This is a predicted structure of a 72-nucleotide RNA (transfer RNA) from a Christensenellaceae bacterium. Its Rfam family is "tRNA". Its family is annotated with triplet codon-amino acid adaptor activity in the Gene Ontology. The coordinates come from a structure-prediction model, not an experiment, and the mean pLDDT is 82. The sequence was found in a public genome assembly.
[in-house]
RNA sequence: AGGGAAGUGGCUUAAUGGUAGAGCAGCGGUCUCCAAAACCGCCGGCUGCACGUUCGACUCGUGUCUUCCCUG
Numbered sequence: 001a002g003g004g005a006a007g008u009g010g011c012u013u014a015a016u017g018g019u020a021g022a023g024c025a026g027c028g029g030u031c032u033c034c035a036a037a038a039c040c041g042c043c044g045g046c047u048g049c050a051c052g053u054u055c056g057a058c059u060c061g062u063g064u065c066u067u068c069c070c071u072g
Stems, first nucleotide, its partner, number of pairs: 001071007010024004018055001026042005048064005
């Protein structure tokens, strides 16, 4: 330099055009003599960034940033 993959709550991830979900973690409660476990609830992300397409974008297009892999 060229090609490819990934980027979504603190962490791991789902959603392949129509209100962004889940598990763990955290907080509160029930239970218990206390704690753990279990169960119930709550909090937390508008999706790496920018622009575009579309009535509507995590999803499609372009550029760009970071990480990893391949080729030279």